Predicted 3D model of a 509-nucleotide part of an RNA (small-subunit ribosomal RNA, 5' domain) from an uncultured bacterium.

[in-house]
Context: one part of a larger RNA
RNA sequence: GACGAACGCUGGCGGCGUGCUUAACACAUGCAAGUCGAACGGAGAUUCAGCAAUGGAUCUUAGUGGCGAACGGGUGAGUAACGCGUAGGCAAUCUGCCUUCUAGAUGGGGACAACAUCCCGAAAGGGGUGCUAAUACCGAAUGUUGUAUGAUCUUCGCAUGGAGAUGAUACUAAAGGUGGCCUCUGAAUAUGCUACCGCUAGAAGAUGAGCCUGCGUCUGAUUAGCUAGUUGGAGGGGUAACGGCCCACCAAGGCUUCGAUCAGUAGCCGGUCUGAGAGGAUGAACGGCCACACUGGGACUGAGACACGGUCCAGACUCCUACGGGAGGCAGCAGUGGGGAAUAUUGCACAAUGGGGGAAACCCUGAUGCAGCGACGCCGCGUGGAGGAUGACGGCCUUCGGGUUGUAAACUCCUUUUGUCAGGGACAAUGGUGAUGGUACCUGACGAAUAAGCCACGGCUAACUCUGUGCCAGCAGCCGCGGUAAGACAGAGGUGGCGAGCGUUGUUC
Numbered sequence: 001g002a003c004g005a006a007c008g009c010u011g012g013c014g015g016c017g018u019g020c021u022u023a024a025c026a027c028a029u030g031c032a033a034g035u036c037g038a039a040c041g042g043a044g045a046u047u048c049a050g051c052a053a054u055g056g057a058u059c060u061u062a063g064u065g066g067c068g069a070a071c072g073g074g075u076g077a078g079u080a081a082c083g084c085g086u087a088g089g090c091a092a093u094c095u096g097c098c099u100u101c102u103a104g105a106u107g108g109g110g111a112c113a114a115c116a117u118c119c120c121g122a123a124a125g126g127g128g129u130g131c132u133a134a135u136a137c138c139g140a141a142u143g144u145u146g147u148a149u150g151a152u153c154u155u156c157g158c159a160u161g162g163a164g165a166u167g168a169u170a171c172u173a174a175a176g177g178u179g180g181c182c183u184c185u186g187a188a189u190a191u192g193c194u195a196c197c198g199c200u201a202g203a204a205g206a207u208g209a210g211c212c213u214g215c216g217u218c219u220g221a222u223u224a225g226c227u228a229g230u231u232g233g234a235g236g237g238g239u240a241a242c243g244g245c246c247c248a249c250c251a252a253g254g255c256u257u258c259g260a261u262c263a264g265u266a267g268c269c270g271g272u273c274u275g276a277g278a279g280g281a282u283g284a285a286c287g288g289c290c291a292c293a294c295u296g297g298g299a300c301u302g303a304g305a306c307a308c309g310g311u312c313c314a315g316a317c318u319c320c321u322a323c324g325g326g327a328g329g330c331a332g333c334a335g336u337g338g339g340g341a342a343u344a345u346u347g348c349a350c351a352a353u354g355g356g357g358g359a360a361a362c363c364c365u366g367a368u369g370c371a372g373c374g375a376c377g378c379c380g381c382g383u384g385g386a387g388g389a390u391g392a393c394g395g396c397c398u399u400c401g402g403g404u405u406g407u408a409a410a411c412u413c414c415u416u417u418u419g420u421c422a423g424g425g426a427c428a429a430u431g432g433u434g435a436u437g438g439u440a441c442c443u444g445a446c447g448a449a450u451a452a453g454c455c456a457c458g459g460c461u462a463a464c465u466c467u468g469u470g471c472c473a474g475c476a477g478c479c480g481c482g483g484u485a486a487g488a489c490a491g492a493g494g495u496g497g498c499g500a501g502c503g504u505u506g507u508u509c
């Protein structure tokens, strides 16, 4: 000098930041991921036409289906590693939504929820029978610049090889919805045309991801040897993809004093603090990457997960139970208990920014925007200004003359930052929409009114006397003070320093 600090005394306001560093301890309660009726069949409600049957419209939605839920948010347990940083490579790769371009969408089928009904169960939930729709599912057709195989040619490179062209064989696709218009018709559909949103195949881009490599990345030798899928080969499997990634066979290799192995510690970086720099320390907040989601393991779905608020198994713990069996996972936002020196509200709003869904209206969003609490930090402002001596009173000291507190107060004049009250009142919002917020800000009125402490005073180190105490009580960062005149203890007066703070402790340079 610095701090995510804590403790003691004190404490007026505002702005901007910041706030479980400990138990990755356990969690009551609420919320944090939904949306689409313009994919689909139902059900319910309202309303209109109608004697009724029935039909139309609007709204709501459990279910099927689509997209999202792999983002956003949290934490740092693990990890000394291609985890991270940096520089490259993939001729060894994938990429939903988005953008551009090319081509296409023919014709069929059978189900399963919902629903109805029956049954089992305390519940969670489950089963049987029957019906039904789709952009759900499944054949068939067509089928290129796709995939696979082999052929010919051109061209290029970086070793395996890459790119392109031609023709051959085999394989592989699709889905419709809404609005408008025309024809037909007594009227309304169908069909057709068209616009938009979708669907299929392919090429390219963008974005995101995966893999590989050089170099760098803490401590210990009171850890010296380590290793059998271990190291390599040719073959196969697997993957989007290379690879002992996995498998059978073969060989006997591979790493290591330039520190292997083992042990300890630790998320890494941009940065942050310090320092003239070199360096040292550190990795809170913000940003990038990684890892994790009660503990351990596994896969499914999907463009993407081996998935925080999905699933299965095992374990510990908690809860419900009719004892047969079930339910749960705050290292999301608040909040509770516990631990601790120590760390906040069970707040408001989707108005803005951003994200998901939707054609849109809109819905959702504890992301985010704001507010609340804490002098936790930084910055700014105030607690009044000018005049005022016979130098009042009081205090303290005194050589008893006086000195000092001290222009300090009183008193006079002035101002109103701040405060209180009243009135007006935003920007943020291109047309609408403001949680913040009647906030900021502006105007007026009132009245010096509402607002100063903390530490030190022997030397280092700015600042001195009196009284008390008497090696006691005590102080102390170091040197050291205290045993009867203590500038070092305690109190008082005075002084010095900083000031809404001041000291102490801790850590680091």
Stems, first nucleotide, its partner, number of pairs: 001508003005505005012381006018374002020339001025337003029334003034067003039064002042061008074292003083217008093209002098205007106140001108138002115130006146171004151166006176197006218264003225255003230252004235247003267289004271282004294315005317328004345371001347370003353367001354365004384414004394405004419446006428436001453498005458479003464493005474481002
Annotation: Rfam family: Bacterial small subunit ribosomal RNA.